[in-house]
RNA sequence: AAAAUGUUUUGGGGCGAGGUGUGAUUCCUCACCGGCAGUAUAGUCUGCGAGUCCUGCCGCAAGCGGGACAUGAACAGGUGUAAUUCCUGUACCGACGGUAAAAGUCCGGAUGGGAGAAACAUUGU
Numbered sequence: 001a002a003a004a005u006g007u008u009u010u011g012g013g014g015c016g017a018g019g020u021g022u023g024a025u026u027c028c029u030c031a032c033c034g035g036c037a038g039u040a041u042a043g044u045c046u047g048c049g050a051g052u053c054c055u056g057c058c059g060c061a062a063g064c065g066g067g068a069c070a071u072g073a074a075c076a077g078g079u080g081u082a083a084u085u086c087c088u089g090u091a092c093c094g095a096c097g098g099u100a101a102a103a104g105u106c107c108g109g110a111u112g113g114g115a116g117a118a119a120c121a122u123u124g125u
């Protein structure tokens, strides 16, 4: 110092202004936001996570699994050895349930789950 195992901690942002209306942070105009790993620095490349339903072990719970469905969106030019990642320009995307009215931004499941990140300990070559 690599690796394996364990423990602990950590692990998602955003509606401000105006308009219509009895009623909208949900509609319209402008505004605002961008998880993780990889790669020349990425919401839109590659891969991963988050959702819903069914189900096995198990007396229940806890814990460990299995299956099905769903899973969005970018181009052009420039610089460069290298960038769909930087710079310039113009675009585009965003689960489920709720709501006096349709939600990426409000409320809720969620004090949840989670890709992963860090620290420490042990083993050991």
Stems, first nucleotide, its partner, number of pairs: 001125001003123008016030004031105002033094002035048004043092002051069007074090005096108003
Molecule: FMN riboswitch aptamer (RFN element)